[in-house]
RNA sequence: AUUUAUGAGGAUUUGAUCCUGGUCCAGGAUGAACGCUGGCGGCGUGGAUAAGGCAUGCAAGUCGAACGAAACAUUUUUAUGUUUAGUGGCAAACGGGUUAGUAACACCCUAGUACCUACCCUAGAGACGGGAAUAACUUCGGGAAACUGAAGGUAAUACCCGAUAGUCUCGCAAGAGUAAAUGAUUUAUCGCUCUAGGAGGGGCUUAGGUUCGAUCAGCUAGUUGGUGAGGUAAUGGCUCACCAAGGCUAUGACCGAUAGGGGGGCUGAGAGGCUGAUCCCCAACACUGGGACUGAGACACUGCCCAGACUUCUACGGGAGGCUGCAGUCGAGAAUAUUCCACAAUGGACGAAAGUCUGAUGGAGCGACGCCGCGUGCAGGAUGACACCCUUCGGGGCGUAAACUGCUUUUCUACAGGAAGAAGUUAUUGACUGUACUGUAGGAAUAAGGAGCUGCAAACUUCGUGCCAGCAGCAGCGGUAAUACGAAGGCUUCGAGCGUUAUCCGGAAUUAUUGGGCGUAAAGCGUACGUAGGCGGCCAUGCGCGUCUUGUGUGAAAUCUCAACUGCUUAACAGUGAGGAUUGCGCAGGAUACGGCAAGGCUUGAGAACAUGAGAGGUUACUGGAACUCACAGUGUAGGGGUGAAAUCCGUUGAUAUUGUGGGGAACACCAAAGGCGAAGGCAGGUAACUGGCGUGUUUCUGACGCUAAGGUACGAAAGCGUGGGUAGCGAAUGGGAUUAGAUACCCCAGUAGUCCACGCCGUAAACGAUGUUCAUUAGCUGUUAGAAGUAUCGACCCUUCUAGUGGCGUAGCUAACGCGUUAAAUGAACCGCCUGGGAAGUACGGCCGCAAGGCUAAAACUCAAAGGAAUAGACGGGGACUCGCACAAGCGGUGGAGCGUGAGGUUUAAUUCGACACUAAGCGGAAAACCUUACCUAGGCUUGAAAUUCUAUUGAAAGAUCUGGGAAACCAGAUCCCCUCUUCGGAGCAGUAGGACAGGUGCUGCAUGGUCGUCGUCAGCUCGUGCUUUGAAGUGUUCCCUUAAGUGGGGUAACGAGCGCAACCCGUACUCUGUGUUACAAGUGUCACAGAGAACCGCCCAGCCCUAAGCUAAUAAUGCAAAUUGUUAGUUGAGGGCUGGGAGGAAGGAACGGAUGACGUCAGAUCAGCAUGGCCCUCUGAUGCCUAGGGCAACACUCGCGCUACAAUGGUCAGUACAAAGGGUUGCCAAGCCGUAAGGUGGAGCUAAUCCCAAAAAACUGACCUCAGUUCAGAUUGAGGGCUGCAAUUCGCCCUCAUGAAGGUGGAAUCGCUAGUAAUCGUGAAUCAGCAUGUCACGGUGAAUACGUUCUCGAGUCUUGUACUCACCGCCCGUCAAUGCAAGGGAGCUGGGAAUACCCGAAGGAUCACUUAGGUGGUACGAAGGUAAGUUCAGUGACAUGGCAUAAGUCGUAACAAGGCACGCGUAGCGGAAGCUGUGCGUGGAUCAAUUA
Repeated sequence: AUUUAUGAGGAUUUGAUCCUGGUCCAGGAUGAACGCUGGCGGCGUGGAUAAGGCAUGCAAGUCGAACGAAACAUUUUUAUGUUUAGUGGCAAACGGGUUAGUAACACCCUAGUACCUACCCUAGAGACGGGAAUAACUUCGGGAAACUGAAGGUAAUACCCGAUAGUCUCGCAAGAGUAAAUGAUUUAUCGCUCUAGGAGGGGCUUAGGUUCGAUCAGCUAGUUGGUGAGGUAAUGGCUCACCAAGGCUAUGACCGAUAGGGGGGCUGAGAGGCUGAUCCCCAACACUGGGACUGAGACACUGCCCAGACUUCUACGGGAGGCUGCAGUCGAGAAUAUUCCACAAUGGACGAAAGUCUGAUGGAGCGACGCCGCGUGCAGGAUGACACCCUUCGGGGCGUAAACUGCUUUUCUACAGGAAGAAGUUAUUGACUGUACUGUAGGAAUAAGGAGCUGCAAACUUCGUGCCAGCAGCAGCGGUAAUACGAAGGCUUCGAGCGUUAUCCGGAAUUAUUGGGCGUAAAGCGUACGUAGGCGGCCAUGCGCGUCUUGUGUGAAAUCUCAACUGCUUAACAGUGAGGAUUGCGCAGGAUACGGCAAGGCUUGAGAACAUGAGAGGUUACUGGAACUCACAGUGUAGGGGUGAAAUCCGUUGAUAUUGUGGGGAACACCAAAGGCGAAGGCAGGUAACUGGCGUGUUUCUGACGCUAAGGUACGAAAGCGUGGGUAGCGAAUGGGAUUAGAUACCCCAGUAGUCCACGCCGUAAACGAUGUUCAUUAGCUGUUAGAAGUAUCGACCCUUCUAGUGGCGUAGCUAACGCGUUAAAUGAACCGCCUGGGAAGUACGGCCGCAAGGCUAAAACUCAAAGGAAUAGACGGGGACUCGCACAAGCGGUGGAGCGUGAGGUUUAAUUCGACACUAAGCGGAAAACCUUACCUAGGCUUGAAAUUCUAUUGAAAGAUCUGGGAAACCAGAUCCCCUCUUCGGAGCAGUAGGACAGGUGCUGCAUGGUCGUCGUCAGCUCGUGCUUUGAAGUGUUCCCUUAAGUGGGGUAACGAGCGCAACCCGUACUCUGUGUUACAAGUGUCACAGAGAACCGCCCAGCCCUAAGCUAAUAAUGCAAAUUGUUAGUUGAGGGCUGGGAGGAAGGAACGGAUGACGUCAGAUCAGCAUGGCCCUCUGAUGCCUAGGGCAACACUCGCGCUACAAUGGUCAGUACAAAGGGUUGCCAAGCCGUAAGGUGGAGCUAAUCCCAAAAAACUGACCUCAGUUCAGAUUGAGGGCUGCAAUUCGCCCUCAUGAAGGUGGAAUCGCUAGUAAUCGUGAAUCAGCAUGUCACGGUGAAUACGUUCUCGAGUCUUGUACUCACCGCCCGUCAAUGCAAGGGAGCUGGGAAUACCCGAAGGAUCACUUAGGUGGUACGAAGGUAAGUUCAGUGACAUGGCAUAAGUCGUAACAAGGCACGCGUAGCGGAAGCUGUGCGUGGAUCAAUUA
């Protein structure tokens, strides 16, 4: 628009989030193909590739009522009928096929006319008189054939001549010119000629529309126009002659690529996008190219001529052919059907008609190719059968599913009946077809699969496999528990189909007209001027082009749509409709707001004028001082210079330093600023000249003169280039010195180009505000620059206001966020430029520019599923701030050196069992390896087993005990003893043997686990609820200030509370009190022991610092009529709170000291060998199970960890004399006494322990000796003799005595512990344990030093900052080289295709000329194919070299991300294995610190 109807998202970048952005999916569709499967019917549809080649048959003929002739049949003649070749007429230009070519008046839509038109219709007029041939036929020839020559001879509705001629043609007119078939048959028609009109058809012209490429920018000589002529049905350069020099093009000419166009189809909410099968319209083509003839119509699919290619026949002389008609065949291909029936219907050609012809058409066949419909049964049926699958072993699923019972018959089979399609007046006439349909009978009978099941996305389990095999649309699965692979069961979904592949639309607002963007994600040209173009101020007038409206014509039909209807049983399908739609174009009428055009006016936009002002604006010339360097001279002497430290270097030929004189070049301190000027780049000592722009004020002039700006032009840092100068300093390259693993660097010493000037190029930068230009609108506050006005002043400053710039903060709004915010990234308008995933790549090729370097323009193949922006939480930083810790520092003592002990590594071995490996393994598991332990090795044994449960059979004996034999034992064999218990007699129990179920495993996996433990760390943190903020991840709370050991407490605060941690509660020690009193003490008592209670704290006093409620005073602002209220600022008082310092009291003073207690979590930390446990593995196969003996865990060239003892005089030895605590003890501790040098023995009292014993404490103290030495130090090692435990002391225990008397004289680099009853030192006890500590755990004795402090090392915490990390810095990541693969560009060349040019040759043909025996012959220009030549363009291929991309574990370095260890990046130049380095200018998209401003 009349109404109705009309838009779905998801997965994937991240640790998580929001955004940007691509990729992928869900939907629909197809002339499809492929895989698995397949019952029926209806309606459709089917060579998309090779416009490749074609065997065979058919696809266009008909008319005897145009004509002559022949043959045959009938016939008595006459004649009749049929058939046939030929002449003649009409048709064959339709119908049917295909889409090669064509980017064009080919097609679509619109308008037109310089035109033609057979058959058909209407009207008018006419049709007279003659003639010459020819095919057929006959005869004779040529030829293999196709075909053809000569002679004779015949007809017509075939051909020719004459007459007639209007409403015909030409012409102004006069006038001139043009026709016919009296034909056919028979009596009514069909024909013939001319003219006019119509219908339908066609020709031509025309505005508009009609793919991609500008890496195609200039094209064009019949080209553009005119005059004349020719030609045509007709206009026209259509053709020709002459004249003129035009014509087209950025609104895309020309060139190249691709393509038949439309109605329509698919999709989409639509706008659009893609497409052009079947049906309809138009065009073009007909083996390829050219050409004409006939005809109303053709330059002709099944006609002709020529050339070419191909096929084919041939007698080699010559011929024939054209399926892109219907079938069919070969080929190529993923792929597309029958060499069928019929003219019955519809239609066409011819005919008067009958009729003939018709691969048009009507039908059938084949293909699940598509759409639609139907079916494969229905009801009952639980013991919930079997099988199969799962299982927690109880059960569950398949599942009323099956079996079974009853019923039905769409379908199927058989038989019977049987249409419509037929329309002709009757009659005749059906390919399909005995089809559709109907009836009867039979019997569940004939009929189900495909895909999927991790998410998207409906649907899950078991087994197998073990990063293999494989899957996959994307994300992604698979490395021993796979819902993701394969199988099975189950389930989901669609269903005679289901999936896959390919393609199109959608989703995709992902090309954005509807409907996107450009500060940082991709994207504003480096800047300005300006052409075309686009857009444009106020007022009034006219026109009516755009625009709007009404009517009308057209927009073929089919298709589409309808809240219509009808026919097939329904649907698909088909038909009817007064319909609608077809969004378009034309014509006619109307409207005039807006845009436009024409003409007129205005001043506000724009510009000019006048006055005045500021300025590193530009160009040129002149000039100044400081610094530097060089030269010379003076003074002066041994160094200077440089660095993290050095060295190269300079210097006794006199440097550096210092003074003086002179020369030189470059740059301009302070002023100076967030400042000024300029379009940008950029511009800075001073003066002068010339010159551009801008602001302010007055409002005098012009009168829209404007804005933007594709192409274009100009300017354009640094580097670089050319020519000529100049060269102080600096300084790519280069040389040297360092550093380093290396150092083509960073640092140092030198130093060339260059930096400077003139002229000419280059034309790029992070040329940045990463923000195009212009105009308008939209809160403010506060700086600063320039000007003006007002006020004020003597004049100024100050103050107020208005402009123009330049900054900061900020409201609304915007933004993904960050942020922007009157200088917009807000809200609107105009114009330009640019973007569309990352990489390849700003690269290749081409073009333009440049001396070169290079610049501008600018792809694709291939590859990835991301790349990216902002912000968040962590982690990290060779970032920052603050804080803490025996972290450093200050101290004391050690380790590292020696010997020994012990553990680990390594090595060895038959075995040296296993685990643990930075901190967090190594005197660890192991709080005790001679056997045992024991897990390892060797050897010998056992196999239901050493121990457990259970079944069956069997036996009451065996087993057991004792003895004997073998043996190392285990074990085996034998002998003797023993001869089971209970019983309801059923059996039960016990034990053995045999056989089964099973046991057993210190075998594997701590990366399948439980439990336990270590560590960060006794560090102060880790969280939650509600609320609030943010789009969100998240944040807030938990940050901040003060304080604490403490997230401890206080204050403040969009937070308020809470939890796990901290602290406290618990234990021990120290003080007091109370109670009790065995064993302590002589008693009494209560030193002591036990039990309980109290006590300290945030308490009391003083001072200081910090925070703060509240009050008072003053000033000021807003509101208000006022009273007053509220806010802000300043001053003052200050309850209260926190912390710090001190004091009192007190046994103890600031947590009194110590212990237990270990938050959320981290390290796939440790442990399957303590225990438990999933899975796997070994076991009737002489074991990875069990038993036994012996050996090993104890080895020893070495290395490391932890310890002990020492090196001595602060000591050693001897003698004497003191003082503990805490434990343990009956399988035990063991007294006294005696023996032994001693270890120990004997002995046996006492003790189940405040009773007895272990038990002596030691250092200390007193006295004596030793006198600085390898010793009267030290004690290893070794010899001899003993003791103890124990079956056993050799491998392999401890102790005693005598003798022996090693290294060692205080320990390199480095490193450890400790802050007070601590370190150091001294002894004591216990666990384990038959025996065996220098270890471990506990106990007491003696008893220090030092801490200025937080710069540094290590670790930790909080806040903050950067980040490209999140497996979290042991992170990430760059480039060369090497290997493999892939695609592309270059490439000496080679090969092929396309288009065009020039020339040569020139068929057929029409035109024209000449000749002609009139049949022809010859010439001329044009002309296809062919040839030659030079280029052009597009492909293929190519040695070779190049860059790119990709690929689990290659090499070299470490460039980037943190200040990435030299901040990084952009442009440019040089250099280097490589990332890269250096110079120069620029950017911040640099951290940190300082300064300045606010």
The RNA shown here (small-subunit ribosomal RNA) has 1494 nucleotides and comes from a Minisyncoccota bacterium. The RNAcentral record of the sequence draws on ENA and SILVA. Its mean pLDDT, the model's own confidence on a scale to 100, is 82.